[in-house]
RNA sequence: UGAGUAAACCGGGCAGCUGCGGGGAUGUUCGGCAUCCUCGAGGAAAGUCCGAGCACCACAGGGCAGGGUGCUGGGUAACGCCCAGUGGGGGCGACCCUAAGGAAAGUGCCACAGAAAGAAACCGCCCUUUUCUACGGGAAAAGGGUAAGGGUGCAACGGUGCGGUAAGAGCGCACCAGCAGCUGGGCGACCGGCUGGCUAGGUAAACCCCACCCGGUGCAAGACUGAAUAGGAGGGGGAUGAGGCGGCCCGCCGACCCUUCGGGUAGAAGUCGCUGGAGGCGUCAGGCAACUGGCGUCCAAGAUAGAUGGCUGCCGUCCCUUUCGGGACUACAGAACUCGGCUUACAGGUUUGCUCAUGCC
RNA sequence: UCCUCAGUAGCUCAACGGUAGAGCGGCCGGCUGUUAACCGGUAGGUUGCAGGUUCGAAUCCUGCCUGGGGAG
Repeated sequence: UGAGUAAACCGGGCAGCUGCGGGGAUGUUCGGCAUCCUCGAGGAAAGUCCGAGCACCACAGGGCAGGGUGCUGGGUAACGCCCAGUGGGGGCGACCCUAAGGAAAGUGCCACAGAAAGAAACCGCCCUUUUCUACGGGAAAAGGGUAAGGGUGCAACGGUGCGGUAAGAGCGCACCAGCAGCUGGGCGACCGGCUGGCUAGGUAAACCCCACCCGGUGCAAGACUGAAUAGGAGGGGGAUGAGGCGGCCCGCCGACCCUUCGGGUAGAAGUCGCUGGAGGCGUCAGGCAACUGGCGUCCAAGAUAGAUGGCUGCCGUCCCUUUCGGGACUACAGAACUCGGCUUACAGGUUUGCUCAUGCC
Repeated sequence: UCCUCAGUAGCUCAACGGUAGAGCGGCCGGCUGUUAACCGGUAGGUUGCAGGUUCGAAUCCUGCCUGGGGAG
């Protein structure tokens, strides 16, 4: 210098004028009317994909069904998230990816091709008997052995080589792969060593088995306030159980429920829930890290048809232009009970660590 | 604020994990004096997108995109 890799961060700044939503103070003609002060979108506020808080339904209980997660250890309120590792795969490398339990519990499937897709003789090779014979172990038939070779296929009953054999074969041996036992290291996943016999196809993001987790509904949850003569009449069911209970059963609580008629007016009503919280920032300590603890400091939207905008000047950035000067500030997107994550979108820019290649000293 | 279903040819829909098809429509030819009907032939597909599992994916899994339906 070029190429790459990992991570962190910014997402225009300042000033003035003005508009809008929340809060406060003062004044007031008592009308949220006037004046002043103060706060006012994001890294994803998004998708609503996970996990929680909170609220109600039993005090959230038991079983079945159903769903989810799935290498190990740790973090956390919790998680399918994060950190550190193990195994496998990719890259020269920095580094990246990984739904990665069980196929010796059982069942299913493996198209086409192929004899056969699970415990296999189609061709081939070899042996025996019989027959034929051009007498050459030459041909045919029957019986048997054989997984070395051919062929099919994604996949063919461990791989390669040497010996061995009638031909063959873990039949024997060496190396490799896999399994079991013993053993050393590690909390563990796992890694290493020795010995043994010689085998058990693949698929569980097929059913299933194993381990662990999961009650349901969601802030329109839910609580409170307020009127009309205010709740009334008829029928049916109900402590032999209404309803809560919303997959089913058990269990628990325990008095209302359904329907018809006639009537009232109350509307997207108002207040609370609502934002001070597993909170932010700084620092110290522990830990490889995720994270945790101590101390200090700060308070930073809360609407209800939904505010957070506009203009001007200077600076900054980018583009055009020889200059003068001109143009743009834009990407993705906008709170709605609140948090922790994940995923997805994103103009332009900043910083740091590391790797590879080339050149120079 | 939530729940749920779907996406395959121009349209409407099929398709056990094993060559993506049917009807209508399009095009070409035939029949007819001509058109329609009818007959014969033919083209047309990134199975919404991107990854993964598998020998093999429209189908199974994950994440997005788009559209429909529903609850309060």
Description:
Predicted 3D model of RNase P RNA and transfer RNA as a complex of 433 nucleotides. Its mean pLDDT, the model's own confidence on a scale to 100, is 77. It holds a member of the Rfam family "Bacterial RNase P class A". Its family is annotated with dimeric ribonuclease P complex, ribonuclease P activity and tRNA processing in the Gene Ontology.